SAM riboswitch aptamer (S box leader) from Mucilaginibacter sp. BT774, 111 nucleotides, folded computationally. Lineage of the source: Bacteria > Pseudomonadati > Sphingobacteriia > Sphingobacteriales > Mucilaginibacter. The prediction has a mean pLDDT of 81.
RNA sequence: GGUUUAUAAAGAAGCGGCGAGAGAUCAGGCUCAAAGACCCGCUGGCAACCCUCCAGAGUGGAGAAGGUGCCAAAUCCUGGCCCGGCGAAUGGACGCCGGGGGAUAUAAAUU
Numbered sequence: 001g002g003u004u005u006a007u008a009a010a011g012a013a014g015c016g017g018c019g020a021g022a023g024a025u026c027a028g029g030c031u032c033a034a035a036g037a038c039c040c041g042c043u044g045g046c047a048a049c050c051c052u053c054c055a056g057a058g059u060g061g062a063g064a065a066g067g068u069g070c071c072a073a074a075u076c077c078u079g080g081c082c083c084g085g086c087g088a089a090u091g092g093a094c095g096c097c098g099g100g101g102g103a104u105a106u107a108a109a110u111u
Stems, first nucleotide, its partner, number of pairs: 001111008013043005021032003026079004044071003049067002051063005075103001081100007
């Protein structure tokens, strides 16, 4: 890197370093940022996938030492494919709302 399964509207920040962009990609929007963002280090925390214990048997409850993860905004929002409703139109295109899919991230397993 590929595949499978699960989850993604909850939750959790201080200090120091650096010094210009950052929020995955393309487009649009919106936001963060010299009152120093992003990133890195330390400390702290959140959560409970792996894990431990109890009860059990399609699972439920408790815990947090360890392995990961995470700590602005819904995965920041929308679009890229499909379906439904409404409006408009009636040839198609278009606007709004909702659902699915896709993509991405993380975990566990596997290759």